Small-subunit ribosomal RNA from an uncultured bacterium, 1479 nucleotides, folded computationally. It matches the Rfam family "Bacterial small subunit ribosomal RNA".

RNA sequence: AGAGUUUGAUCCUGGCUCAGAACGAACGCUGGCGGCAUGCCUAACACAUGCAAGUCGAACGGGAAGCGGGGCUUCGGCUCCGUGGAGAGUGGCGCACGGGUGAGUAACGCGUGGGAACCUGCCCUGGAGUGGGGAACAACCGCUGGAAACGGCGGCUAAUACCGCAUACGCCCUCGCCUUAUGGUUUGGGGAAAGGUCUUCGGGCCGCUCCUGGAUGGUCCCGCGUCCGAUUAGCUUGUUGGCGGGGUAACGGCCCACCAAGGCGAUGAUCGGUAGCUGGUCUGAGAGGAUGAUCAGCCACACUGGGACUGAGACACGGCCCAGACUCCUACGGGAGGCAGCAGUGGGGAAUAUUGGACAAUGGGCGCAAGCCUGAUCCAGCAAUGCCGCGUGAGUGAAGAAGGCCUUAGGGUUGUAAAUCUCUUUCACCCGUGAAGAUGAUGACGGUAGCGGGAGAAGAAGCCCCGGCUAACUCCGUGCCAGCAGCCGCGGUAAGACGGAGGGGGCUAGCGUUGUUCGGAAUUACUGGGCGUAAAGGGCGCGUAGGCGGCACUGCAAGUCAGGCGUGAAAGACCCGGGCUCAACCUGGGAGGUGCGCUUGAGACUGCGGAGCUGGAGUCCGGGAGAGGUGAGUGGAAUUCCCAGUGUAGAGGUGAAAUUCGUAGAUAUUGGGAAGAACACCAGUGGCGAAGGCGGCUCACUGGCCCGGCACUGACGCUGAGGCGCGAAAGCGUGGGGAGCAAACAGGAUUAGAUACCCUGGUAGUCCACGCCGUAAACGAUGUGUGCUAGACGUCGGGGGGCGUAGCUCUUCGGUGUCGCAGCUAACGCAUUAAGCACACCGCCUGGGGAGUACGGCCGCAAGGUUAAAACUCAAAGGAAUUGACGGGGGCCCGCACAAGCGGUGGAGCAUGUGGUUUAAUUCGAUGCAACGCGCAGAACCUUACCAGCCCUUGACAUGUCCGUCGCGGUCCCGGGAGACCGGGACCUUCGGUUCGGCCGGACGGAACACAGGUGCUGCAUGGCUGUCGUCAGCUCGUGUCGUGAGAUGUUGGGUUAAGUCCCGCAACGAGCGCAACCCCUAUCUUCAGUUGCCAUCGGUUCGGCCGGGCACUCUGGAGAGACCGCCGGUGAUAAGCCGGAGGAAGGCGGGGAUGACGUCAAGUCCUCAUGGCCCUUAUGGGCUGGGCUACACACGUGCCACAAUGGCGACUACAGUGGGAAGCGACGGGGCGACCCUGAGCGGAUCCCCAAAAGUCGUCUCAGUUCGGAUUGCACUCUGCAACUCGAGUGCAUGAAGUCGGAAUCGCUAGUAAUCGCGGAUCAGCAUGCCGCGGUGAAUACGUUCCCGGGCCUUGUACACACCGCCCGUCACACCAUGGGAGUUGGCUUGACCCGAAGCCGGUGGGCUAACCCGUUCGCGGGAGGCAGCCGUCCACGGUCAGGUUAGCGACUGGGGUGAAGUCGUAACAAGGUAACC
Repeated sequence: AGAGUUUGAUCCUGGCUCAGAACGAACGCUGGCGGCAUGCCUAACACAUGCAAGUCGAACGGGAAGCGGGGCUUCGGCUCCGUGGAGAGUGGCGCACGGGUGAGUAACGCGUGGGAACCUGCCCUGGAGUGGGGAACAACCGCUGGAAACGGCGGCUAAUACCGCAUACGCCCUCGCCUUAUGGUUUGGGGAAAGGUCUUCGGGCCGCUCCUGGAUGGUCCCGCGUCCGAUUAGCUUGUUGGCGGGGUAACGGCCCACCAAGGCGAUGAUCGGUAGCUGGUCUGAGAGGAUGAUCAGCCACACUGGGACUGAGACACGGCCCAGACUCCUACGGGAGGCAGCAGUGGGGAAUAUUGGACAAUGGGCGCAAGCCUGAUCCAGCAAUGCCGCGUGAGUGAAGAAGGCCUUAGGGUUGUAAAUCUCUUUCACCCGUGAAGAUGAUGACGGUAGCGGGAGAAGAAGCCCCGGCUAACUCCGUGCCAGCAGCCGCGGUAAGACGGAGGGGGCUAGCGUUGUUCGGAAUUACUGGGCGUAAAGGGCGCGUAGGCGGCACUGCAAGUCAGGCGUGAAAGACCCGGGCUCAACCUGGGAGGUGCGCUUGAGACUGCGGAGCUGGAGUCCGGGAGAGGUGAGUGGAAUUCCCAGUGUAGAGGUGAAAUUCGUAGAUAUUGGGAAGAACACCAGUGGCGAAGGCGGCUCACUGGCCCGGCACUGACGCUGAGGCGCGAAAGCGUGGGGAGCAAACAGGAUUAGAUACCCUGGUAGUCCACGCCGUAAACGAUGUGUGCUAGACGUCGGGGGGCGUAGCUCUUCGGUGUCGCAGCUAACGCAUUAAGCACACCGCCUGGGGAGUACGGCCGCAAGGUUAAAACUCAAAGGAAUUGACGGGGGCCCGCACAAGCGGUGGAGCAUGUGGUUUAAUUCGAUGCAACGCGCAGAACCUUACCAGCCCUUGACAUGUCCGUCGCGGUCCCGGGAGACCGGGACCUUCGGUUCGGCCGGACGGAACACAGGUGCUGCAUGGCUGUCGUCAGCUCGUGUCGUGAGAUGUUGGGUUAAGUCCCGCAACGAGCGCAACCCCUAUCUUCAGUUGCCAUCGGUUCGGCCGGGCACUCUGGAGAGACCGCCGGUGAUAAGCCGGAGGAAGGCGGGGAUGACGUCAAGUCCUCAUGGCCCUUAUGGGCUGGGCUACACACGUGCCACAAUGGCGACUACAGUGGGAAGCGACGGGGCGACCCUGAGCGGAUCCCCAAAAGUCGUCUCAGUUCGGAUUGCACUCUGCAACUCGAGUGCAUGAAGUCGGAAUCGCUAGUAAUCGCGGAUCAGCAUGCCGCGGUGAAUACGUUCCCGGGCCUUGUACACACCGCCCGUCACACCAUGGGAGUUGGCUUGACCCGAAGCCGGUGGGCUAACCCGUUCGCGGGAGGCAGCCGUCCACGGUCAGGUUAGCGACUGGGGUGAAGUCGUAACAAGGUAACC
């Protein structure tokens, strides 16, 4: 620091995901030791049991048990004295600390910095004092109530308990005076106290009272900071303030009476939700974000709610009272309780520990002290919960052991790893010793840490991952199954992605997973983002608050800047040291701490005040253009309707029609009239307006703008949340109007359907007035304003200048366009009218869908608008550009593509192949073009792969080992059998080499095992070969250039060609594979050669090139020549080329062949061959007999022969070429009607044979199912073959079917071609209408490129890229999910009114009760002050009634939404998507 993921690829936008760190964690697997930390995040749920706050006898009265002694005794015991001090009581201090929790609280609660009207026990400092009296109440005793808890009455008593009196420096209250204040000073009044203990008797110590100051702790107030929601916008009556009073420690509306009517709020009041706050912690480069366990500070709470008492301090966790819920006890009358203290229990939960030890240390309470108490604390226990440290051994060791795994079978790897040998002993274990922590004593931890010794490699390794991200690969299993998965995605028979194994990578006493936070994420952007098309500019203006604001001077000093001071707790973090062997951990010191406050300065900038300026803005004067707005009037053309005339059969409408109108007179035409709406030409990328929008003409009223002048004001400005106004069309209300047009609707067409597109009609509406609505693709998809930043050309309005003046030109201001530089942009593009460079202000965006939807609010008559979510779901959705492909887009151009022609197919019969069906089997493959006379260039057996049956099992075939025999082989015979095969016999023959040895080779038989074998599967694992687009003209590369990039350029363009053929141009220049040429055949000639050819020439002749001879010609076969737009003319750019001509056997590629670019179709072939993997192994291998591949209701393809006279039949007769021939071709001759047979010459071939060529010519037939046609069938034959039944071909005789030229549709062919005629060959025993070749005869037509099909190039659109056989939309049906509405129903919170009103404070009353003090007194008591009970009242918790608000759960039914491999209907969108699309 980034990476993966949208695409065929690219750039951008944008979301999702990952790698990091962290945790009070949990879960899975695993687990040796130690140190230091940490440990109910959930139910502030309920709690058994024990402990957690007491202490003081030196404040006081009293004094149990026990012990010692005395007395009495019925011996049981009783009693007295002393000692002893328990428990309880009075009293003092403490219990408000310490410990727990986070419920509540959005608050002066907390943080930070300030402030004042206050209190402060114990402690410290200073001053003063501590005199003299009095009355009670517990304990105790007696009586008594109650189950208990707990009381009641009477009596006695002490004090540091309580109460008067005296005294009062200072203290408090008060009057007056001085004083700014603090304060000072007079008058009057008021208020204290307690003792204890020790004593050497001097006093000491601890106390007590008043006052002063301090310290500590606390109270109150203020500035600033402190979460989310506006789908919470208004809140408030003690409310805000004042005067007076009450109350408090104290200020205060804290409380009360009266007066005033205020106070808070868009800088977010009120309300709702959530939450203890902070130091810090985690993360981050930082800013920030998240968090608030442990430790520390503050706050709040103590079962829930309320209340006060005591006290220095509480409204009091282990106190009290009341109410409520719950639990427990009960004798039913009544009582008791509060673990959010430490342990512990139940419960909840994914989950969190011992009912431990000790007060030794630190600290706290009480005490003079000893000491007591202390679940604070210090320790121990449990837990890998975290951090840190250590170990599980070290060295050596190649035969690279065994085993495992893989393998190309060689080897590789595990791997120096192990074993082996040598060594060590940390930790754990055993034995011994044994601390510090403790200033003098005291040690829970603890016989711990540490130290010494001992034994022995001994007791100690796992977890996750290995497709990419991301480090680490193979085999097997599985077969879209089982499963994996953080994202992308893996799995459908070779899975590095599932499971196992081997190996490898990572971390390590842990490793993974899950959850959560920050990071990456510049993905909320302060640092640090955006808004033309990706999400995003408000439809437009006016304007409030607010924000921002020109030039120069001056003052102030709020912001700002600088210095100083205070504060910013400790801990943490950082730096430097120190201590535990290190580290974690602990510890000392330091620095820092963006903040706040105070203070001293500065005066640039901002701000505020003052006084100015004119450049911004505005006013004025003079001109100007304009569909700017409103109102009134007015004009012509057109349309429709009405009247009348002329006139007659149609009109209208469409792709074509029909509905419709018309003989009752339409359409057409002429004249007249009526009505409503809109304003042709001018008219323009022109003008005006803020936008919406505005178009005949005239008038009236009116807004804005521009130019010129430079007189005036003097910053008056810009923007603008809310607000207000304007706002197309459609729509709504009321009333008019209604010609044309025209939703809805009706009819006619179209169509599979057609609720559409087209046609005929037609109502709202469109028009006017008034009032609503408030939206739009309200768009420049571009907010407003200002300044700055090259130009060129056009146009509108105005001004100025020049000139050669109906004009031209230069210039300037304002508007409106096109192009273009810099710059910007993802690109497209923008570019002085910015999307450039800046400033000011507003609006808006944050993945797609759900959804601009639901709910709520506001607006509206309604329709609806506006504001505006969530659940759920997806791994994308998008923008721009690129290359293709495609288009019922365009342009250019080819091809027997169409057209023009000739002949066919489709109809018939037959042949052949295929589908289908059938079958035991009808083997398999090929399946649009590009399968179907295809593999098959030969299925009776064989072939043969199929079926039935019968046989063989190392096998029909190969290699290796062993044993045996030597050959093998051929001919024949016998038996069994369908045969394979089995059994037996006879005869012929007797391998090669040799070192002569069964030595070697070779062969055969047998045995066992490795193996053979498979036309079994996978052509979607493959090689090779082939088809096809397509003999189409294309496909690419190097370098350069352009582009961020995919990519482009070159290869596009202008010509030209059969051609990316060539020329020219050009940021391209070259090159490769293709094209062409080079190769073969053919057409002409030359040359060479000559047992074919010729008599050309000579001779012979049986008259046949037959013979001699010859090689001129034909021919054969080699080698050459020839054709190149070379020449001439025209044309074209003078080019390439094209056209014409000459010459030539041949012209403009002469004709034909071979030759098939990059690639496409997972095209075809595992059954040619080869081959990976899988499968079979007495069978899926091998052999044999028979059958099948030849089936037959049908359907299709390819053919043959026909339907006849261009023909049939008969007769006659001429001319080819390619080929083939020895198990062959077979002449001549003979036989047969014939197929054919007999015989057999010649020939391994320019020599012989196949070999007859046929169409041709002549004659006949005369249009008929025929003298056409030959299917079918019968009989008889021939040939091949082991064998023609299933199932061959041929012959003769007989039979003589369909068929009279073929529907829709469709094929071939452009010249020696089509058509037509025969001939040959491969295969082959035999079998061709098929296939491959050969020659003979030999046409017609092409205007042309509109259309069909295929193709090439350029261009355009695209939502396609599996590429139009593409993509994709909505309803319906099914399943699941979340959600809205919903009669209602159940809870929570809350508001208003009223009722009730516990405890308690306060107030009143106080007839009942009443010790101290006062008065009187007969000392009995009486009266008074004061107090208490009771009663009354205010306030008030809980509770109740009624009415609302809000929120959550459930809810019959219902609405839409989302998701879901193969459901239904259609075809809306994407190409002009077939009616352009969209708002």